Predicted 3D model of a 72-nucleotide RNA (transfer RNA) from Candidatus Sneabacter namystus. Rfam family: tRNA. Gene Ontology term of the family: triplet codon-amino acid adaptor activity. By type it is a transfer RNA. About the family: Transfer RNA (tRNA) molecules are approximately 80 nucleotides in length.
RNA sequence: GCCGCUAUAGCUCAGUGGCAGAGCACUUCAUUGGUAAUGAAGAGGUCGACGGUUCAAUCCCAUCUAGCGGCA
Numbered sequence: 001g002c003c004g005c006u007a008u009a010g011c012u013c014a015g016u017g018g019c020a021g022a023g024c025a026c027u028u029c030a031u032u033g034g035u036a037a038u039g040a041a042g043a044g045g046u047c048g049a050c051g052g053u054u055c056a057a058u059c060c061c062a063u064c065u066a067g068c069g070g071c072a
Stems, first nucleotide, its partner, number of pairs: 001071007010024004018055001026042005048064002051061002
């Protein structure tokens, strides 16, 4: 230099056009003599950035940024 993959909750990841989810972690409650475990409820996201397509974009397209990999 060229090519590809990834970017979504604090962490690990789903979701692939129509109101954004799970596990763990966190908060509250129940249970216990007390903790752990367990159960119930809750909070937490401008979906990396900026444009475009569309009635509608996390999802499709272009560019950029960051990370990872391949070729030279």